This is a predicted structure of an 85-nucleotide RNA (c-di-GMP-I-GGC riboswitch aptamer) from Firmicutes bacterium UBA5301. The sequence was found by an Rfam model in a public genome assembly. Model confidence (mean pLDDT): 88 of 100. Its Rfam family is "c-di-GMP-I-GGC riboswitch aptamer". The family has 40 seed sequences and 1,298 matches in Rfam 15.1. Rfam links the family to the GO term cyclic-di-GMP binding. The model forms 95% of the base pairs in the Rfam consensus.
[in-house]
RNA sequence: ACAGAAAAGGGCAAACCCGUCGAAAGAUGGGGACGCAAAACUAUGGGUCUACAGCCAGGAGGCUAUGAUUGCCAGGUUACCUGCU
Numbered sequence: 001a002c003a004g005a006a007a008a009g010g011g012c013a014a015a016c017c018c019g020u021c022g023a024a025a026g027a028u029g030g031g032g033a034c035g036c037a038a039a040a041c042u043a044u045g046g047g048u049c050u051a052c053a054g055c056c057a058g059g060a061g062g063c064u065a066u067g068a069u070u071g072c073c074a075g076g077u078u079a080c081c082u083g084c085u
Stems, first nucleotide, its partner, number of pairs: 001085001002083003011036002016031006034071001040077003044074003047069003053064004
C1' cells in the first nucleotide's frame, strides 16, 4: 500500500423512554442496544427531510434553504488492531 476471515485491547450507539433547545426537520444530556472496521472528521456533489420567514393563491394549499441529515450514497482528510496478501 491493499484487505477485513478469525482474534485482542477496546470504541461508537438505531428504535424507544425522560430532561433541555428548536417553528419544524432535528440537535443535545441521561437511560437503552438495532447495528457499525472508519457508525472518526468534513454539507464538497447527488439524494432525503423540514418550511418559522419569504413568495404565489380568494382559499384549501403550493413553491423556495439560507435550516437539518455524514447511521442515504459518493468525494476529501485522519486513524486502532490483525494478515486469509